RNA sequence: GGGCAAUUAGCUCAGUUGGUUAGAGCGUUCGCUUCACAUGCGAAAGGUCACUGGUUCGAGCCCAGUAUUGCCCA
Numbered sequence: 001g002g003g004c005a006a007u008u009a010g011c012u013c014a015g016u017u018g019g020u021u022a023g024a025g026c027g028u029u030c031g032c033u034u035c036a037c038a039u040g041c042g043a044a045a046g047g048u049c050a051c052u053g054g055u056u057c058g059a060g061c062c063c064a065g066u067a068u069u070g071c072c073c074a
Base pairs, nucleotide, nucleotide: 001073002072003071004070005069006068007067010026011025012024013023019057028044029043030042031041032040050066051065052064053063054062
């Protein structure tokens, strides 16, 4: 220098052919349970879907560029 892949909650990840409230597990906080802790049960908080622009009535999803990370080629 070229190519491919990934980027969604604090962490690991799902998200179907573009549509009706953006989700799960773990973690955090609160409550119940216990003498107390752990376990278990219930609830809550937590998101600029990496960034910018475009397409569209409508974008996490499609297109272009940028950034970061990983792999491959030279």